[in-house]
A computed fold for an 85-nucleotide RNA from a Bacillota bacterium, annotated as c-di-GMP-I-GGC riboswitch aptamer. The sequence was found by an Rfam model in a public genome assembly. NCBI's taxonomy places the organism under Bacteria, Bacillati, Bacillota.
């Protein structure tokens, strides 16, 4: 360094609930705790979700600039602990 058994100081926090921001996806704070060794950070590639505005359409609806998700998979980057190999 790869790697991830065990344990500890500890860390994070899904669903759901309350308040709040947002057109929405979703975000923030508090409660909560399913899980997590990067569930720290970065939208770089793929993916998923959304679609105020815009375009198409008689409409239903479709497409999309843009936005969201790092707890979907890769990638980058930083980092705690530590057996076997």
């Nucleotide at each position: 360094u790869c790697c991830g058994a065990a344990a500890g100081u500890g860390g994070c926090a899904a669903a759901c609930c309350g308040c709040u921001c947002g057109a929405a996806a979703g975000g923030g704070c508090g409660g909560g705790g399913c899980g997590c060794a990067a569930a720290g950070c970065c939208a770089c590639g793929g993916g998923u979700c959304u679609a105020c505005c815009g375009c198409c359409g008689a409409g239903a609806g479709g497409c999309c600039a843009g936005g969201a998700c790092a707890g979907c998979c890769g990638g980058g980057u930083u980092g705690c602990c530590g057996a076997a190999g």
The model forms 91% of the base pairs in the Rfam consensus.